[in-house]
Context: one part of a larger RNA
RNA sequence: CUGGGCGUAAACCGUACGUAUGCGGAUUAGUAAAUUAGUAGGUGAAAUCCCACUGCUCAACCCUGGAACUGCCUUUAAAACUGUUAGUCUUGAGAUCAACACAGGUGAGUGCAAUUCCAAGUGUACAGGUGAAAUUCGUUGAUAUUUCGAGGAACGCCUGUGGCUUACGCGGCUCACUGUCUCGUUACUGACGCUGAUGAACGAUAGUGUUGGGAGCAACAGGAUCAGAUCCCUGCUAGACCUCGCGUACACGAUGUCUACUAGCCGUUGGGAGACUUGAUCUCUUAGUGGCGAAGCUAACGCGAUAAGUAGACCGCCUGGGGAGUACGGUCGCAAGAUUAAAACUC
Numbered sequence: 001c002u003g004g005g006c007g008u009a010a011a012c013c014g015u016a017c018g019u020a021u022g023c024g025g026a027u028u029a030g031u032a033a034a035u036u037a038g039u040a041g042g043u044g045a046a047a048u049c050c051c052a053c054u055g056c057u058c059a060a061c062c063c064u065g066g067a068a069c070u071g072c073c074u075u076u077a078a079a080a081c082u083g084u085u086a087g088u089c090u091u092g093a094g095a096u097c098a099a100c101a102c103a104g105g106u107g108a109g110u111g112c113a114a115u116u117c118c119a120a121g122u123g124u125a126c127a128g129g130u131g132a133a134a135u136u137c138g139u140u141g142a143u144a145u146u147u148c149g150a151g152g153a154a155c156g157c158c159u160g161u162g163g164c165u166u167a168c169g170c171g172g173c174u175c176a177c178u179g180u181c182u183c184g185u186u187a188c189u190g191a192c193g194c195u196g197a198u199g200a201a202c203g204a205u206a207g208u209g210u211u212g213g214g215a216g217c218a219a220c221a222g223g224a225u226c227a228g229a230u231c232c233c234u235g236c237u238a239g240a241c242c243u244c245g246c247g248u249a250c251a252c253g254a255u256g257u258c259u260a261c262u263a264g265c266c267g268u269u270g271g272g273a274g275a276c277u278u279g280a281u282c283u284c285u286u287a288g289u290g291g292c293g294a295a296g297c298u299a300a301c302g303c304g305a306u307a308a309g310u311a312g313a314c315c316g317c318c319u320g321g322g323g324a325g326u327a328c329g330g331u332c333g334c335a336a337g338a339u340u341a342a343a344a345c346u347c
Stems, first nucleotide, its partner, number of pairs: 004318003007301002014202002017199001022194002025089007033082001035078004040074004050066003055061001092192001093189002095186001097184001099182001101180002104178007111155001116150002119147004127136001163170002209244001212241001220235004256314006264292012276279001296303002320347003329340004
């Protein structure tokens, strides 16, 4: 090289974009690079291998001849497929028009409940808290109740195996800017496509540095309980929020992206069409999202048109456990660390 795999045994990069590469729709005419063919030509050293014979008493070995050397080059020819050149086409891809859906994104403004705090009124002795208590708060007037105000964070019901986004993720309301899917339509472009090493972009939480902000709240301190604690209670800091880097997660559907094909049944979301009995209706269709299930697949579990089925294109990754996602070196980072990534040894 050939070969086997990647839901759970080792193995799909967290995600998309995109360069090179690889692969690529229908059809016509050329071309002949690749391909194929020839009683074609040249070459393919000798030895070796194979066939026939010769010489050693035989054999191994050796001599002579032939075949072969499955290859390469040249030449001639073919034109189906691949390539290439020049056209044509509309199914892939995109675009037009008309609708529709969206917690999709960014910025600004704004609202209610609740917690905490401040001020004031009423009012008086407890209040909190627990399994029970205590720490704690309160006669400098608490708790309760009423009113005004401040500030930060989060958005109840609606809420739904509902919706949107490439993933991470996104939920009060309004406005501005902006994104995309889907359905229907067309007299447009005419293969413009798929994948994607390197690259560059986005990327939860925690942590970190900077600027603001600070209502509830890890750690911590105290009170209990207990053999000793966690769980419980009281208080409270970093952080959580805003501004900028970091680039990791059970970043999971543990399932890479794209395309085509392969029984059905039951829901649900968005769009379109039709039918009548005009309804809380039925039927068809399309794009999602769920539950079963035939064939098939699978070690089994299970998957089953949203495939783990049948095939094709391209990328990534795996090769016994531990040592180890570690050491050293490189790159990146303020740091924490991330990424790339071994070996000795051992079972």